Model confidence (mean pLDDT): 82 of 100. Transfer RNA from a Minisyncoccota bacterium, 71 nucleotides, folded computationally.
């Protein structure tokens, strides 16, 4: 140098171009005498930058990073 694969809330992990969800973790608040458990409810995210499109996390081009093949 060359292929390819990934990057989504703190973590882990979905999501045929049409409402970004799912555990866990966190913050009220209900249950309790009180603590766990348990119920409800709440914030809180597409790696950047650009283009197609009525509409991008999803298509394309670039750039960063992370794995991995070959040499």
């Nucleotide at each position: 140098c060359g292929c390819g694969g990934g990057a989504u809330g703190g973590u882990g992990u979905a999501a045929u171009g049409g409402u970004a969800g799912c555990a866990c973790a966190g913050g009220a608040g209900g249950c309790u005498c009180a603590u766990a458990a348990c119920c409800u409810c709440c914030a809180g995210g597409u790696a950047c930058c650009u283009g197609u499109u009525c509409a991008a996390a999803u298509c394309a081009g670039g750039u960063u990073u992370c794995c991995g093949c070959a040499a």
The sequence is in RNAcentral, with records from ENA. Rfam family: tRNA.